[in-house]
Context: one part of a larger RNA
RNA sequence: GCCGGGGAGUUCACGGGUGUGGCGAGUCUAAGGGCUGAAAGCCCGGAGGCGUAGGGAAACCGAGCGCCCGCAGCCGGAGGGAGCUCCGGCGAGGGGCGGGGUCCGAAAGGGCCUGUAGCCACGCCCGUGAGGCUAGAAACCGGGCGAUCUAGCCCUGGGCAGGGUGAAGCCGGGGGAAACCCCGGUCGAGGCCCGAAUAGGGGUCCUGACGUGCAAUUCGGUCCCCUGACCUGGGGCUAGGAGUCAAAAGCUAACCGAGCCCGGUGAUAGCUAGUUCCCCCCGAAGUGUCUCGCAGGACAGCCCCGGGGGAGGUUGCCUGCGGGGUAGGGCACUGAUAGGGGAGAAAGGGGCCGAUGAGGCCCCGCUCUCCUUUCAAACUACGAACCCGCAGGCGCCGUAGAUCCCGGGAGUGGGGUACUGGGGGUAAGCUCCAGGACCGAGAGGGGAACAACCCAGACCGCGGGUUAAGGCCCCUAAGUGCCCGCUAAGUGACAAACCGAAGGGCGUCCCCGUCCUGAGACAGCGGGGCCGUAGGCUUAGAAGCAGCCAUCGGCUAAGAAGUGCGUAACAGCUUACCCGCCGAGGACGGGGGCCCCGAAAAUUGACGGGUCUAAGCGGGCCGCCGAAACCCGGGCUCACCCGUGCCUUGCACGGGUGGGGGUAGGGGGGCGUGGCGGCUGGGCAGAAGCGGGGCCGUGAGGUCCCGUGGACCGGCCGCCAAUGCAGAUCCCGGU
Numbered sequence: 001g002c003c004g005g006g007g008a009g010u011u012c013a014c015g016g017g018u019g020u021g022g023c024g025a026g027u028c029u030a031a032g033g034g035c036u037g038a039a040a041g042c043c044c045g046g047a048g049g050c051g052u053a054g055g056g057a058a059a060c061c062g063a064g065c066g067c068c069c070g071c072a073g074c075c076g077g078a079g080g081g082a083g084c085u086c087c088g089g090c091g092a093g094g095g096g097c098g099g100g101g102u103c104c105g106a107a108a109g110g111g112c113c114u115g116u117a118g119c120c121a122c123g124c125c126c127g128u129g130a131g132g133c134u135a136g137a138a139a140c141c142g143g144g145c146g147a148u149c150u151a152g153c154c155c156u157g158g159g160c161a162g163g164g165u166g167a168a169g170c171c172g173g174g175g176g177a178a179a180c181c182c183c184g185g186u187c188g189a190g191g192c193c194c195g196a197a198u199a200g201g202g203g204u205c206c207u208g209a210c211g212u213g214c215a216a217u218u219c220g221g222u223c224c225c226c227u228g229a230c231c232u233g234g235g236g237c238u239a240g241g242a243g244u245c246a247a248a249a250g251c252u253a254a255c256c257g258a259g260c261c262c263g264g265u266g267a268u269a270g271c272u273a274g275u276u277c278c279c280c281c282c283g284a285a286g287u288g289u290c291u292c293g294c295a296g297g298a299c300a301g302c303c304c305c306g307g308g309g310g311a312g313g314u315u316g317c318c319u320g321c322g323g324g325g326u327a328g329g330g331c332a333c334u335g336a337u338a339g340g341g342g343a344g345a346a347a348g349g350g351g352c353c354g355a356u357g358a359g360g361c362c363c364c365g366c367u368c369u370c371c372u373u374u375c376a377a378a379c380u381a382c383g384a385a386c387c388c389g390c391a392g393g394c395g396c397c398g399u400a401g402a403u404c405c406c407g408g409g410a411g412u413g414g415g416g417u418a419c420u421g422g423g424g425g426u427a428a429g430c431u432c433c434a435g436g437a438c439c440g441a442g443a444g445g446g447g448a449a450c451a452a453c454c455c456a457g458a459c460c461g462c463g464g465g466u467u468a469a470g471g472c473c474c475c476u477a478a479g480u481g482c483c484c485g486c487u488a489a490g491u492g493a494c495a496a497a498c499c500g501a502a503g504g505g506c507g508u509c510c511c512c513g514u515c516c517u518g519a520g521a522c523a524g525c526g527g528g529g530c531c532g533u534a535g536g537c538u539u540a541g542a543a544g545c546a547g548c549c550a551u552c553g554g555c556u557a558a559g560a561a562g563u564g565c566g567u568a569a570c571a572g573c574u575u576a577c578c579c580g581c582c583g584a585g586g587a588c589g590g591g592g593g594c595c596c597c598g599a600a601a602a603u604u605g606a607c608g609g610g611u612c613u614a615a616g617c618g619g620g621c622c623g624c625c626g627a628a629a630c631c632c633g634g635g636c637u638c639a640c641c642c643g644u645g646c647c648u649u650g651c652a653c654g655g656g657u658g659g660g661g662g663u664a665g666g667g668g669g670g671c672g673u674g675g676c677g678g679c680u681g682g683g684c685a686g687a688a689g690c691g692g693g694g695c696c697g698u699g700a701g702g703u704c705c706c707g708u709g710g711a712c713c714g715g716c717c718g719c720c721a722a723u724g725c726a727g728a729u730c731c732c733g734g735u
Stems, first nucleotide, its partner, number of pairs: 001735006011130013026050003032044004054061002066097004073090007099114006133274004140264006151238009160228001162194003165190001169186007200225003205221002208219002240256001242252003277670006287300005301412002303409006312397003316394009328382001329380002334376003338372007348364006415439003419435006444455003459635002462633005470625003473610003479622001481621006492612002503597003507594010524581005530554003535549003560575001564573002636660011671724001673721010689708008
């Protein structure tokens, strides 16, 4: 892991609700008792409870169905009128007015009550108390058991090769006034030294071996101590908030910041896991307030079920009337802001004149103002879309009963994603709000794969058809479809996400503007490109070309008081400008499309792939494919309405209207297991159980046949439950 068996909302009391039954202004007995084959049961028992009157703290006082509207329903009438419509009447329940009781009050006004329904029992749902659906702590408290491990101490024993060093003291000698000192010897002290020959104790390093080990601490080498605060045998003492401790919170029998065992004990757990058959209907929330509150709860909101009531409701659209100050705009206001003009000034900074003075002039700065310019969440003389309120109309929903009201049962109170509008943040698969959508709780088709992106809301198969998004070369259903243009980069073949920027490009295509051009443009080539003059000044020089000033006149087709190179200065080359050759477009500027550069990462390593020059990009057109969408046919089921039938309190059939995605959750109806009661069956000519198969039912399941087995087992109507397993690192057994 698998298989079999076990395995989790129970019981009692009280309370709330609902259904059913009995009796009803009443209703029920409790304790206890009687009868009994004392079993089941039957019968007494009215104490007492609830109800029948309320109001008031109390004293105390104490409720003449009078009128109106009107649903369902019933009755009558009319329209050809049984079902439909209209008119009239009655009208339970319901609503309104009025009246009444009592309390507060001077009154006004108000509170509660009032035109009779309860009580008991049982089923089910919920709450509370109890262990309270099951399993799970770390802990706390009590009483015991432990010092055969280990810590300390006490008593009594045992043990320590060998070698080294050489304290005091003593002897001899020497010195000194002395205290005392020195030399030689002797001696043998020490928590002295070395030490694997051993014994013994320790446990440093290799962070070696081992690491399901030889071993729940070992093995090897290495290392420390080895006459001492040494090691050790035996006996004994001290213990759980206690011991012992050369102190680590170490040790107290292989896990000690409080031992172990049993008990309180089913401790508690706002946490975690699990919680067992089927079908049908509806279907949420992750929000607000409060909370020693933030993983929980209470109340509200949202869901479900039942009841009441009886006609309107309104999410959409249009119109009208109000409300609003956002987007945008704007700069009068509040502020910010660039340039310029003007005005002012008693004080600021600087410059100049003056004498370093007084003072004057000017600039900056400051204040005000004017013109032009740019901005604002906390600016607004403006102002949308849009949102909200009310009314009318249309649409839709609603007498097949809505909106609404009352009661019962929940779950939820961790949300998330894309989009739109915002706050925070450099940013984030970031965070916090608002709005509607989707996922959550939503399957199907598309997007290669992919909760929330696109299409589309799945009752069931079954048959058939049409489309959506997206696609139609192959993988792969459908076009190697048609027309026009673009791209040469394998750009691209990605709707977005998961498409890389600023800035660049005589890449290429298109559009626009200004201008030149058969009186010949543009480019190229050939020729000319002069004279006064080397303009004047400056300068060593300055001649078109260092610099300053000026920039004329003549001849001309044209030629600058000179565009660049060049020279020391000249020279020289060249340009502007003109002519010729040539013969048709050209020059400049702006905008757009595709493309290129910018462009660096670890597998060839990613358009889903193959591959593609169209099978890429843009535009137009036709056809086709494509889902659980839509349509047609078939079937099931739910709610309500109408009709018919029947043992009418409900079921069957027919018709109608509208439904059937679904987690938490609510409601309804069933299947199966064990036992009991009543009725009724089967079985040795083969029961239960087990194995294999056929059939029936939407399903839980049921039934039949064959085999095995060898003695009990069903059906129907009821009742009672320790009643259904795949999960809980569930328990026991097997494998």

A computed fold for a 735-nucleotide part of an RNA from Candidatus Calditenuis sp., annotated as large-subunit ribosomal RNA, domain II. RNAcentral holds the full RNA, with entries from ENA. Rfam family: Archaeal large subunit ribosomal RNA.